[in-house]
RNA sequence: GUCCCGGUAGCUCAGGAGGAUAGAGCGCCGGAUUCCUAAUCCGUAGGUCGGGGGUUCGAAUCCCUCCCGGGACA
Numbered sequence: 001g002u003c004c005c006g007g008u009a010g011c012u013c014a015g016g017a018g019g020a021u022a023g024a025g026c027g028c029c030g031g032a033u034u035c036c037u038a039a040u041c042c043g044u045a046g047g048u049c050g051g052g053g054g055u056u057c058g059a060a061u062c063c064c065u066c067c068c069g070g071g072a073c074a
Stems, first nucleotide, its partner, number of pairs: 001073007010026004019057001029043004050066005
């Protein structure tokens, strides 16, 4: 340099042929239980869906460009 994969909650990830409020597990916080802790159960909060632009009535999803991480080739 060219090509491929990935970037979504604090962490690990799903969703990806556009459609109604963006999800799961773990974690944090609050509560129940317990003499206390752990475990277990219940509940709450937490998101510029990597940045910008475009298409569209509507974009996490499609297109362009840039950034970051990984890989292949040279």